[in-house]
Molecule: transfer RNA
Organism: uncultured archaeon
RNA sequence: GGGCCUGUAGUUCAAUGGAUAGAACACUUGGUUUCGGCCCAGGUGAUCUAGGUUCAAUUCCUAGCAGGCUCG
Numbered sequence: 001g002g003g004c005c006u007g008u009a010g011u012u013c014a015a016u017g018g019a020u021a022g023a024a025c026a027c028u029u030g031g032u033u034u035c036g037g038c039c040c041a042g043g044u045g046a047u048c049u050a051g052g053u054u055c056a057a058u059u060c061c062u063a064g065c066a067g068g069c070u071c072g
């Protein structure tokens, strides 16, 4: 340098072009407990960037960025 794949909460993963973008763990508040843990009920928190297609984009297309694999 070429080709392929991936990019969504702090982490691991969902989401058939139309949902309030969902779950678990983590964090946090309260309950429970002598304290802590377990458990129960809440809360915070995310679509890599820029364009394009579309009435509507996490989803489709293009370029870039980052990571991985591979060829040379």
Base pairs, nucleotide, nucleotide: 001071002070003069004068005067006066007065010025011024012023013022018055027043028042029041030040031039048064049063050062051061052060